[in-house]
Molecule: FMN riboswitch aptamer (RFN element)
Organism: bovine gut metagenome
RNA sequence: ACUUCAAGGCAGGGUUAAUUUCCCUACCGGCGGUAUAGUCCGCAAGCCCUUUUGGGUUGAUUCGGUGCAAUUCCGAAACCGACGGUAAAGUCCGGAUGGAAGAAGU
Numbered sequence: 001a002c003u004u005c006a007a008g009g010c011a012g013g014g015u016u017a018a019u020u021u022c023c024c025u026a027c028c029g030g031c032g033g034u035a036u037a038g039u040c041c042g043c044a045a046g047c048c049c050u051u052u053u054g055g056g057u058u059g060a061u062u063c064g065g066u067g068c069a070a071u072u073c074c075g076a077a078a079c080c081g082a083c084g085g086u087a088a089a090g091u092c093c094g095g096a097u098g099g100a101a102g103a104a105g106u
Base pairs, nucleotide, nucleotide: 001106002105003104004103005102012024013023014022026091027090028081029080030043031042032041033040038079039078046057047056048055049054061077062076063075064074065073083094084093085092
């Protein structure tokens, strides 16, 4: 320098004129760091401002055990999830055949 890749998840039931949006229950977890992490540290996406670039903002965990070392493993109990649309959405549709932290290859 070029190329490729780079996000998962409403099964079952209830209510209703109408809900994968409400209620019960179910299910999911980007990238780097570090004893293996959705909840630690950092980053990306998203959102806001400005627009060349840049600036700002952005969720959530405890207890016990093992160990030199773990808010990362094991056991238990919790919690969190951009914007627009629509019966109120982490899971549907849309911006997105987009962008990107980064990973691999030549």